Predicted 3D model of a 125-nucleotide RNA (c-di-AMP riboswitch aptamer (ydaO/yuaA leader)) from a Bacillota bacterium.
[in-house]
């Protein structure tokens, strides 16, 4: 000084998945953010193993390919260009919509930094 590894802290991205407080190393409680059940009114007349239905962008096409859809490129709007995703899982015979109520999550997995115009911030070196 380089590469590699480990571990902090800081900014970012997907995602709802942050964050405070008590408690003490089990674990509770709040806020906010997200999700399922659940009347009547409407709605549906289809569930019956060819089940059914949820969460989520992830659906469809029989193709080793395409799509409906989604996301990124560091204010934010528009426009062009570029990369990428298009998956998994749950419940367990059961569930439209739904006022009260009830009820469960706050994981996991990465690291982009193209333009043009308008626009917002900032004033360093």
């Nucleotide at each position: 000084g380089c590469a590699c590894g480990c571990g902090g802290c800081a900014c970012g991205c997907u995602g709802a998945a942050u964050u405070c407080u008590c408690c003490a190393c089990g674990g509770a409680g709040g806020a906010g953010c997200g999700g399922g059940g659940g009347a009547a009114c409407c709605g549906a007349u289809u569930c019956u193993u060819g089940g059914g239905g949820g969460c989520g962008a992830a659906u469809c096409c029989u193709g080793u390919g395409g799509u409906a859809g989604g996301g990124c490129g560091a204010u934010g709007g528009c426009g062009c260009c570029g990369c990428c995703c298009g998956a998994g899982u749950c419940c367990g015979u059961c569930a439209g919509c739904u006022a009260a109520c009830c009820u469960c999550g706050c994981a996991a997995g990465c690291g982009u930094c193209g333009u043009g115009u308008c626009u917002g911030c900032u004033a360093a070196g």

The source organism's lineage runs through Bacteria, Bacillati and Bacillota.